[in-house]
Large-subunit ribosomal RNA, half B from a Pyrinomonadaceae bacterium, 1215 nucleotides, folded computationally.
NCBI's taxonomy places the organism under Bacteria, Pseudomonadati, Acidobacteriota, Blastocatellales, Pyrinomonadaceae.
The sequence was found in a public genome assembly.
It matches the Rfam family "Bacterial large subunit ribosomal RNA".
Context: one part of a larger RNA
RNA sequence: CCGUAUGGCAAGGGAACUCGGCAAAAUAGCUCCGUACCUAUGGUAUAAGGAGUGCCUGCAGUUUUUACGAGGAGUAGGGAUUGCAGGUCGCAGUGACUAGGGGGUCCCGACUGUUUAAUAAAAACACAGGUGGUCGCUAGUCCGAAAGGAUGUGUAUGGCCUCUGUAUCCUGGCCAGUGGCGGUACCUAAAACCUGGGUUCAACCGGGCUAAGGGCCGCUAAACGCCGGGAGUAACUCUGACUCUCUUAAGGUAGCCAAAUGCCUUGUCGGGUAAGUUCCGACGUGCAUGAAUGGAACAACGAGGGCCCCGCUGUCCCUGCCUACAACCCGGUGAAGCCACAUAACGGGGACGAACAGUCCCCGAACCUCUGUCGGGGAGAGAAGACCCUGUGGAGCUUUACUGCAGCCUGUUGUUGCGAUAUGGUUGCAAAUGCAGAGAGUAGCUGGGAGCCGUUAUGGUCAGUUCUCCGGGACUGAUCUAGGCGACAGUGUAACACCAGCCAUUUGUUACCGUAUCGCUAACCUGAACAAGGGACAGCGGCAGGUGGGCAGUUCGGCUGGGGCGGCACCCCCUUGAAAAUGUAUCGAGGGGGCCCAAAGAUUGGCUCAGGCGGGACAGAACUCCGCCGGUGAGGGCAAAGCCAAAAGCCAGUCUGACUGGAUUCCCAAUGAUACGGGAUUCAGAGGCGAAAGCCGGGCUUAGCGAUCCAUCAUGUCCUCACUAUUGGGGGCUGGUGGUGACAGAAAAGUUACCCUAGGGAUAACAGGCUCGUCGCGGGCGAGAGCUCCCAUCGACCCCGCGGUUUGGUACCUCGAUGUCGGCUCUUCCCAUCCUGGUUCUGCAGCAGGAGCCAAGGGUGGGGCUGCUCGCCCAUUAAAGGGGAACGUGAGCUGGGUUUAGACCGUCGUGAGACAGGUCGGUCUCUGCCUGACAGGGGCGUGGUUGUCUGAGGGGAAGUUGCCCCUAGUACGAGAGGAACAGGGCAGCGCAGCCUCUGGUUUAUCAGUUGUCCGACAGGGCAAGCUGAGCAGCUAAGCUGUUUAGGAUAACUCCUGAAAGCAUCUAAGGAGGAAGCCUUUCCCGAGACAAGACAACCUUCCGUAAGGAGAAGGGCGGCCAUAGAAGAUGGCGUUGAUGGAAUGGAGGUGUAAUCAUCAAGCCUUUGGGCGAGAUGUUCAGCCUGCCAUCACCAAUAGCCCAACGCACCUGUUGA
Repeated sequence: CCGUAUGGCAAGGGAACUCGGCAAAAUAGCUCCGUACCUAUGGUAUAAGGAGUGCCUGCAGUUUUUACGAGGAGUAGGGAUUGCAGGUCGCAGUGACUAGGGGGUCCCGACUGUUUAAUAAAAACACAGGUGGUCGCUAGUCCGAAAGGAUGUGUAUGGCCUCUGUAUCCUGGCCAGUGGCGGUACCUAAAACCUGGGUUCAACCGGGCUAAGGGCCGCUAAACGCCGGGAGUAACUCUGACUCUCUUAAGGUAGCCAAAUGCCUUGUCGGGUAAGUUCCGACGUGCAUGAAUGGAACAACGAGGGCCCCGCUGUCCCUGCCUACAACCCGGUGAAGCCACAUAACGGGGACGAACAGUCCCCGAACCUCUGUCGGGGAGAGAAGACCCUGUGGAGCUUUACUGCAGCCUGUUGUUGCGAUAUGGUUGCAAAUGCAGAGAGUAGCUGGGAGCCGUUAUGGUCAGUUCUCCGGGACUGAUCUAGGCGACAGUGUAACACCAGCCAUUUGUUACCGUAUCGCUAACCUGAACAAGGGACAGCGGCAGGUGGGCAGUUCGGCUGGGGCGGCACCCCCUUGAAAAUGUAUCGAGGGGGCCCAAAGAUUGGCUCAGGCGGGACAGAACUCCGCCGGUGAGGGCAAAGCCAAAAGCCAGUCUGACUGGAUUCCCAAUGAUACGGGAUUCAGAGGCGAAAGCCGGGCUUAGCGAUCCAUCAUGUCCUCACUAUUGGGGGCUGGUGGUGACAGAAAAGUUACCCUAGGGAUAACAGGCUCGUCGCGGGCGAGAGCUCCCAUCGACCCCGCGGUUUGGUACCUCGAUGUCGGCUCUUCCCAUCCUGGUUCUGCAGCAGGAGCCAAGGGUGGGGCUGCUCGCCCAUUAAAGGGGAACGUGAGCUGGGUUUAGACCGUCGUGAGACAGGUCGGUCUCUGCCUGACAGGGGCGUGGUUGUCUGAGGGGAAGUUGCCCCUAGUACGAGAGGAACAGGGCAGCGCAGCCUCUGGUUUAUCAGUUGUCCGACAGGGCAAGCUGAGCAGCUAAGCUGUUUAGGAUAACUCCUGAAAGCAUCUAAGGAGGAAGCCUUUCCCGAGACAAGACAACCUUCCGUAAGGAGAAGGGCGGCCAUAGAAGAUGGCGUUGAUGGAAUGGAGGUGUAAUCAUCAAGCCUUUGGGCGAGAUGUUCAGCCUGCCAUCACCAAUAGCCCAACGCACCUGUUGA
């Protein structure tokens, strides 16, 4: 220097900064005046916007207090406070400190409140209010295994649960689906119970009855939820009140809207702005608004989110100065991170390389080392990537995933008793009844049987009850009465009286077992106790059915040019790929199978097809018929390939080999093993066809398929089953059937942005590499356009390239981490040139243009919108070029966007949740080791020094551009218009230097003033207190400077000139020609190892040696600044003005203190006293980093370093 600061100031502008006024500035107290829209009338409101404010003197109030007085009146004082008047000072009077910036308009939420302790304070939660549901108290809800507990010592005006979220205006339609509630003749439905089969009976197989539940029928949306499409139609057009039609459970009503919800979209219109992706007001075609999943609208409120305005400002144009602390230097103490390299590690290029090298190759640079600064590189450090994928790794959550479990409902049973009524079943008893026809007649069956019964009523009559086959029977009552029945005969299968037994039906009754209802009390429960209440219920236990994400466990395939979505390339068959053995991959290409056939099989015999030609027939073509040709062009059930003609095709006869058992072998499965499945050969048996040889274990061949367990079927002098025998039954042996298509075969849904873990660069997103379809740029040809004319300009179809800025493809590096968009900052490169320079053509008159060539020196700007890159727009401009550098640049910044955790809307999803859909909010770490870069030193080398140079080399843009005047109203042009060369002036943008001026700063200084403290004055301290001014220094916005010429060239223009008698800028030769190149100009520069040159000075002694003395010169020590982080540089050092002090000047401030005189007034004992302030003394006082003068003080004395050596060559002379 740069930093940090909750430090200060800033001319002119005033948000131009930026995602955004972030941050800062500004406002501020009190008194008075004055305050809008809106409104729930309370507010809004300190709205907004103005005025005043100090000190001194006096007066008038209010109030309080002290002394005296009597506790009075009052007198003399003190404090607090209000008002008025007069005076007076300053730039400024809440003088410091303290102390709201304001306004307008939208969105969201009504409000005060609450929340993610440590990235989210919000629009989320809550809330008052509204609604629905449930619950009568031993309630309901919740905790608990239970006991027990909470709500609650509360009781429907209550408790619990859900949704919504003040008040206001409202809250539409739909009950088809899913829930909830209710009903239920009927259907379904378990255990228990009853019952059938199973010879009895176990197992087992059924039947009946039946609860809850389900089916079924209703109700219910402030339950979960849902709320259409297509045509036509009005006399301009458009639109469609209207009509038709399909369809639904109903088809979105009132409202509202490009909204926190709208993809397209920056919708369209209006407003605001110079310019408005935001904002406000409208419209509505609403991807995908909408009514308590609440709709709309709201005063007040909000550290919420947009937009605009005023004020204000260093946010910015565009930076500058100052202060404190760090930094730097000195003294002391002294970590951590990090470390493949310790013998220490440059740059550029690279067609090297695991594809971005300090280490490899080439070129360049490069003596050794220290200090400060910077942050390009070390794919810097930090953290076994949190994105992505993988794992037969987890976890949280959800549900109509799978499997269960609590809980709840229901039935039955035990605890569990007594009784009544009704009713059902069984048994016993009693009674009654029993009609084919014939027979007087209503004959239950069998046996005995010739008599039996009768005032204890046989029979008749009347009345009633009941049954009935409608003929009559039975019973009861009243009355009359003594006989009646049977045998015999006859009818009939059977013969009656009477007795005994039995059957069926009905009635009554007893006992037992149920069902329903009711009652009881003694189990049991409640109750502190007793009284009492409930009561065989409840509760608890067993069994059973239903319901059951309330809870638990588990799962949530594979392949895959990442994964997902899609598809099946997951089991088979054919062709091709497949490269002439076999085998061979891709989400390669083209296709098939998951059957069919009792003949479409076996055999024997016979026949020949498709097509064509000729003929016949026919009204006529085709079919049919005849003849000829026809080796396959047909057919072979089906895909394709192979194969097939006295057949493998077509037809017919007879059959069932579409057999049983065994063995071997091949394919599946190249080269090891391998199941299922498929094929072939052969032996034995029994057969079929054929005269026979023979053929036949399905089909011309190659697809047409499936383990264990379990279940079932078939076969048999078969094996086995617990003391023996036997039956049923079970288990085996052999074969078949039921199937796993994810096809060598688990029983299986989602979600995670709350996530975790192990790993992966085996695999995605960024960047790099390769490629270049796409993209950008160019070329060839020239159909055509251009009045004519391809090529002034434009150029189709087709073809050929280049670049590596787009988007893709790929998956080569990186997942034990190479931080990702945009902006800011800063540097450099390319040229395919936007401007400036030169030049050619033009459908170039001039001006202005169009197209091309050379050229990268310099320039390429300011704003509005949006996070934007991009883009659109505004006003300028010579122009507002395109790109690269890890889409340059986060150990440089930012953090608006994207991309964690919170939340809202729309849409999707039953839900958890999801969305390259929208929206609000949301921790950016690092003390610099190496290298590199920018600066500054030391050492060593060049013999040692002191000076002055040369300039190899390096660097700069040091300049660049416009406007005006003149040329000139000229050239040109019909006119309108309208240049240029040369010359001059001014300006913009840069660059460099400076501080005279204009300003800034100025914690040097001076002055004013507030609060407080030092008793007052004077003079000071503290907050740089604030304010005004301000020299030097440093500075910009101020001032100064900032060229021309030469040389070689580019495109291009020429001269001469052949090859090629011409022509030709070229081949030999010559000339011109640009902001570009090299000089001219400025800076560095001999570490330029070729270490240079010039001038001057030193280059000598002692010692055998080690070593020592000492030269020129320098350094230390000393005083310093024109220098400075430290070193360094420069000056001085008594022969001296280097610093300090003193004095003077110049400058700053603005007139000190003291004293005197006044001063608005007031008090007074009349002597005098109080008084802000004014005037004079006083252009004073105070101060100075400047300029001088002056040795008063200090630069005193001294100490240290330092060449000098050796060897060789040449020449001369001598020995």